[in-house]
Context: one part of a larger RNA
Molecule: small-subunit ribosomal RNA, 5' domain
Organism: Microgenomates group bacterium Gr01-1014_5
RNA sequence: GGACGAACGCUAGCGGCGCGCCUUAGGCAUGCAAGUCGAACGGAUCUCGCAAGAGGUCAGUGGCGGACGGCUGAGUAACACGUCGGAAUCUACUCUUUAGUGGGGUAUAGCCCCGCGAAAGCGGGGGUAAUACCGCAUAAUCUCUUCGGAGGAAAGCAUUAACUUUGCGCUGAAGAAUGAGCCGGCGGCCUAUCAGCUUGUUGGUGAGGUAAAAGCUCACCAAGGCUAUGACGGGUAGGGGGUGUGAGAGCACGGCCCCCCAGAAUGGGACUGAGACACGGCCCAUACACCUACGGGUGGCAGCAACCGGGAAUCGUACGCAAUGGUCGCAAGACUGACGUCGCGACGCCGCGUGGAGGAUGAAGGCCUUCGGGUUGUAAACUCCUUUUGUCCCUGACGCAAGUCGGGAAGAAUAAGCAUCUGCUAACUCCGUGCCAGAAGCCUCGGUAAUGCGGAGGAUGCAAGCGUUGUCC
Numbered sequence: 001g002g003a004c005g006a007a008c009g010c011u012a013g014c015g016g017c018g019c020g021c022c023u024u025a026g027g028c029a030u031g032c033a034a035g036u037c038g039a040a041c042g043g044a045u046c047u048c049g050c051a052a053g054a055g056g057u058c059a060g061u062g063g064c065g066g067a068c069g070g071c072u073g074a075g076u077a078a079c080a081c082g083u084c085g086g087a088a089u090c091u092a093c094u095c096u097u098u099a100g101u102g103g104g105g106u107a108u109a110g111c112c113c114c115g116c117g118a119a120a121g122c123g124g125g126g127g128u129a130a131u132a133c134c135g136c137a138u139a140a141u142c143u144c145u146u147c148g149g150a151g152g153a154a155a156g157c158a159u160u161a162a163c164u165u166u167g168c169g170c171u172g173a174a175g176a177a178u179g180a181g182c183c184g185g186c187g188g189c190c191u192a193u194c195a196g197c198u199u200g201u202u203g204g205u206g207a208g209g210u211a212a213a214a215g216c217u218c219a220c221c222a223a224g225g226c227u228a229u230g231a232c233g234g235g236u237a238g239g240g241g242g243u244g245u246g247a248g249a250g251c252a253c254g255g256c257c258c259c260c261c262a263g264a265a266u267g268g269g270a271c272u273g274a275g276a277c278a279c280g281g282c283c284c285a286u287a288c289a290c291c292u293a294c295g296g297g298u299g300g301c302a303g304c305a306a307c308c309g310g311g312a313a314u315c316g317u318a319c320g321c322a323a324u325g326g327u328c329g330c331a332a333g334a335c336u337g338a339c340g341u342c343g344c345g346a347c348g349c350c351g352c353g354u355g356g357a358g359g360a361u362g363a364a365g366g367c368c369u370u371c372g373g374g375u376u377g378u379a380a381a382c383u384c385c386u387u388u389u390g391u392c393c394c395u396g397a398c399g400c401a402a403g404u405c406g407g408g409a410a411g412a413a414u415a416a417g418c419a420u421c422u423g424c425u426a427a428c429u430c431c432g433u434g435c436c437a438g439a440a441g442c443c444u445c446g447g448u449a450a451u452g453c454g455g456a457g458g459a460u461g462c463a464a465g466c467g468u469u470g471u472c473c
Base pairs, nucleotide, nucleotide: 001473002472003471004470006469007468008467009466010465013352014351015350016349017348018347019345020344021310026308027307030305031304032303035064036063037062040061041060043058044057045056046055047054048053071263072262073261081187082186083185084184085183086182089180090179094176095175096174097173098172099171100170101169102136104134105133106132111126112125113124114123115122116121142151143150144149156168157167158166189235190234191233196226197225198224201223202222203221204220205219206218207217208216238260239259240258241257242253243252244251245250265286266285267284268283269282288299289298290297291296316342318341319340320339324338325336326335327334328333355385356384357383358382365376366375367374368373391409392408393407394406396405397404398403417462418461419460420459421458423442424441428457429456430455431454432453438445439444
């Protein structure tokens, strides 16, 4: 000198774009953040209707989604990440191609009856539907096989006056795309005041297991495997794209945004599912908190806000699904604290303004003075002009709203500070003080004329900021 997710002090007019718990992965009142489908299903209920019927709402069964999106960085020195490769795999929805969609059955929730419980909730009986569930038929591909054979699928709904058609589906298969799992080479922290480490350990055979290779697991056998090119241990740490600085080499860092990983009070576990060992799912244990009729039960903000605490320090319990995107749905649409906006904060970057031109007898006042004058200083006053911003008025466009853009009126009006002035380092005098009070980044300054302390006048630098502190280069 540059930089910052900054903080502190003084000061402060406006706008645009960004950014905003770096500390306790501490605790969390309240609201919202994941639902949707009646064109899968039976029912309850409401409205219209004489009826047929039409429309709406609701819990339940069923389907898809809740594995995405959002948050955080605790752990992790590891195939976690980056990069380049590999073979033994899976992939819902989507696309292409191909074949099929025949014929039966059963249960159960909702509902009704009864009961238990403070509640959360639970039990018994009866009865009902389906794109729920289970057989049968068929089987190109697939699996098993003693090669003869055996096993193994499916679902309907809407539209139409109606058949058909058409649309949305369902099942098997092949391929594509996308996503994911697995293996390896190489690369990137400190420490030897850590020198030896290892028994599923290293390899083999067999078996099990997985979507899949493999000590992944188990039995048996062998005795291996790693290490000074640093094993093992300890410390620290999410990794990368990148960011800061620097002429570069390098050094330091990894906030916002993007990719990957990991986590969801702590520890463990599986279930469902194409996909999880699952933040707003389940079970167990633990700690904590809450309710209780004391028998028992409920909860998990490292989602968005908000609150308490901690801290030098970091925002609103806002608006909207109009846009983009996502889930569900044939659609209409519903949901969406993702997202789009607004609010707060000079936290940062950028832009604009605080007026412009003229104006000397160089007014008054201040300060200094050698008392002549010098300086503040064209600065002010005064004259002419302009109107960004601000105030007020108006309707038009855009916008969910907030508001933004546009037109007009009056009026220089509403708007300057901060630090420094011994040298480094741009900028000097007076007064006060008297090794005191104080200053200071370093050398140092101050003990009676201090350009170094405090004040004033003046000056210098930057400017809606200026300084200080911290950290990096």